RNAcentral holds the sequence, with entries from ENA. The RNA shown here (Bacterial RNase P class A) has 371 nucleotides and comes from a Bacteroidales bacterium. Rfam family: Bacterial RNase P class A. Rfam classes the family as a ribozyme. It is recorded under the gene name rnpB. The prediction has a mean pLDDT of 75. The organism belongs to Bacteroidales, within Bacteria.
[in-house]
This record gives sequence, C1' cells and structure tokens, in this order.
RNA sequence: AACGGCAACUAUUCUAUCGCCGGCUACCUAAUAGUAGUCGGAGGAAAGUCCGGGCAACACAGAGCCACCAUACUUCCUAACGGGAAGGUGCUUCUGAGAGGGAGUAACAGCAAGUGCCACAGAAAAUAACCGCUGCACUCCGCUGCAGUAAGGGUGAAAACGUGAGGUAAGAGCUCACGGUGGGGCGUAGUGAUAUGCCUUGCGGGUAAACCUUAUGGGUUGAAAGACCAAAUAUACCGACAGUUAAGAGCUGGCUCGUUCGUUGUCGGGGGGUAGGUUGAUUGAGGCAUUUGGCAACAAAUGUCCUAGAUAAAUGAUAGAACUUUUUCGUACGAAAAUGACAGAACCCGGCUUAUAGGUUGCCGUUUUUU
Repeated sequence: AACGGCAACUAUUCUAUCGCCGGCUACCUAAUAGUAGUCGGAGGAAAGUCCGGGCAACACAGAGCCACCAUACUUCCUAACGGGAAGGUGCUUCUGAGAGGGAGUAACAGCAAGUGCCACAGAAAAUAACCGCUGCACUCCGCUGCAGUAAGGGUGAAAACGUGAGGUAAGAGCUCACGGUGGGGCGUAGUGAUAUGCCUUGCGGGUAAACCUUAUGGGUUGAAAGACCAAAUAUACCGACAGUUAAGAGCUGGCUCGUUCGUUGUCGGGGGGUAGGUUGAUUGAGGCAUUUGGCAACAAAUGUCCUAGAUAAAUGAUAGAACUUUUUCGUACGAAAAUGACAGAACCCGGCUUAUAGGUUGCCGUUUUUU
C1' cells in the first nucleotide's frame, strides 16, 4: 500500500410544482365542516417482541409448604434488569530466550450428595483380567485348569494420579522422594472473586443447555389494557290516554252490569348494550452543552431546548441541480450511463438481539513492496 474481518460514529443535500396528517390565526358557517395563511411532520434500528420498568384492569389478610419458570465468579452502576462498567479464574491464540505481556472467548454454583447415561471399538466405560507376567495343580504337560497381578500390549474421545527408587513369586500409592490435583485448617495481600505460603487429609473417569441438589427471584393479563359520552333499530321497567271482554283472575254461591288487576295499541319517560366519538396519548427515570467527581459504566450542579401523534392509519410524487460510489470512453481533466443501503412510528421509557450501500476512525489478519 492493497484486500479481508471486527468495533464505534455517520445515515446524501437544495430548489420548484402538486398532494397528505396535525397545531395556531383569520374569514365563513347550524357545525369540530369549508377556504386562506403560517408552523411542525419517522429511525439508528421505528424491526424481532427477547429482558426490565411505568401505567391499567383483575386476583390477593398474613405466614409456610409443594409444583412450575428464570437466573448462577466478584465488586460496582442503574428506577429496574437475565443489561452495562471494571476486575478475577479457566480455555484458545499471538508475541517473547525466559520472566512475562497482548488479544479473543466462557449458562463460569455442585458429578468428592443420589440416580441415570457414555455410540463404534474393546475383556472391561466404573463391583475392570482379552493378550501378557507370576505361583500352584496334573498317571491328561496342554492353544489345560485354579489363583494372583492394572507394570507392559491392544481398543477407544476417554482405561482407574505422573516420574523415579525401594519392595515383591510377579506386581501394585504397597512404601518413600519429587511433582500434579480435590477437601479442611492457619497466615499474608485484596472491599471481594481470588492470589500466595505453611500444615493436614485424600487420589475419586466423563457428563447438570441429563434428572436432580443448593441459593436467589417471579400473581395473571396487556392500549384490542382501561375510563367517559352515545345514535338508528329492538326493548326490561314506569306513567298517561284509548280499545277489548276477544285468554284469564278477584270483589259475591249463580247471572248481568260495574270496577280493580291484567291484556292490546299509541304517546312520553327510561336503563343496559351496539355503531360511532372523546380520552388513555405524547413533558419524559427527556434531549443537548459546560463544569465537577469517578479507571469506567455512571452521578451531581448550572444553562438551554420542546422535537410526529396518524387510527385503516399522514410523513409522498414529479422535474431540475449538486454530491457519493461504480463502469465505459477519450490525453491531466472531462463526458455518458448506472448507483445512494437496511428499512416505515402505532401507549411510553431503559436495554439486548438482528439487518445495513457508501464514508470516517481504531484494532487485527493475509499478501506484496521499500528501508
């Protein structure tokens, strides 16, 4: 220098015309309708809806137990979090003679509580004897039987702490030395995870995003939550008037008439619910700048700013110019063509994850060239 990877920031601009949504002002109107003017009008992720919270309805005396779900090194930050910052430990990788240093990464409590599982191969996958080694037995001396043995071989991802010495029939943590490693105790450094030293005890395969154990936390549902107003049509209930004895009952044992209740209709009142409308709903754990404290996440103080609110859903289209990148053509430079990503608010806020052309910055890797 080129290419590639990762992380952070950025996220094309201007003009004209025609439109869309909202606020304000004026005119007009029965009117929130209409007309005119003016101001404002998508994002870093508005996405996935994964985590935490606000807000709301429902449930719920309080306490305990069981079940289910989530989380799992430490300290700090935060309204809170499964998020973030700083650190510790393990692993991987780079660099270095080494000591050490850098980068990346981890659901990073417990398998030394219990249970389960461990393909193929292998005698055996956790009550190890296939070969080998050693001892003993035999009218059968063998490709035999019994016993001992985990040092050696073989299988496997993994084989019963490693090396050496002693020891033994042969062997073995059987014993010893050194080393590794788990538990316990004491000391030192650190807020702590942890590091380090000494003493003691053990040597036990792996596996908990296997059941499980331990510790901590968790009520359910989400804006289609919820609150308010409220047509048309039908109508519970109430009142007035009219009609009918055509169903019926009481006032009287029967009949007639009357009357009360009822019944039918009309009118008025009236509750609940539907369409529809208003609200929730856009000023908030708010943004920006400076200073101070802190390694940092972040916090405090001061100043300043107000910055979409649609509801089947507005934020757009066309034309021109500029800019970015790419290709082609010709002589520096110019011309032509293409190109400008991911993506579109729907109650709000804090995070996480995923997508993202081009540009800028930082780190890393590969290749080439120069010193």